[in-house]
RNA sequence: UAAGAUAAAGCCAAACCUGCCGGACGACGGGGACGGAAAGCUACGGGUCUAUCGGAUAGCCGGGCUGCCUUAC
Numbered sequence: 001u002a003a004g005a006u007a008a009a010g011c012c013a014a015a016c017c018u019g020c021c022g023g024a025c026g027a028c029g030g031g032g033a034c035g036g037a038a039a040g041c042u043a044c045g046g047g048u049c050u051a052u053c054g055g056a057u058a059g060c061c062g063g064g065c066u067g068c069c070u071u072a073c
Stems, first nucleotide, its partner, number of pairs: 001072004011036002016031004021026001034059001040065003044062003047057004
């Protein structure tokens, strides 16, 4: 620099159950694993959700920033 396999040292954790906050979307803790190679961070563009007011969503798709492992050079 390029690529990502029935690999994986380590990592995250959908649905669902439960506690808690919230008007809602949803957030957080515990249990739990459907999955993930950026499912790390960031609401910049689009999308979606929500009393349309301010919000929510990064596990909807792009963009930006950063990082682990393996292989090849």

Overview: Predicted 3D model of a 73-nucleotide RNA (c-di-GMP-I-GGC riboswitch aptamer) from Desulforhopalus singaporensis. Taxonomically the source falls in Desulforhopalus (Bacteria, Thermodesulfobacteriota, Desulfobulbales, Desulfocapsaceae). Its Rfam family is "c-di-GMP-I-GGC riboswitch aptamer". Its family is annotated with cyclic-di-GMP binding in the Gene Ontology. The coordinates come from a structure-prediction model, not an experiment, and the mean pLDDT is 80.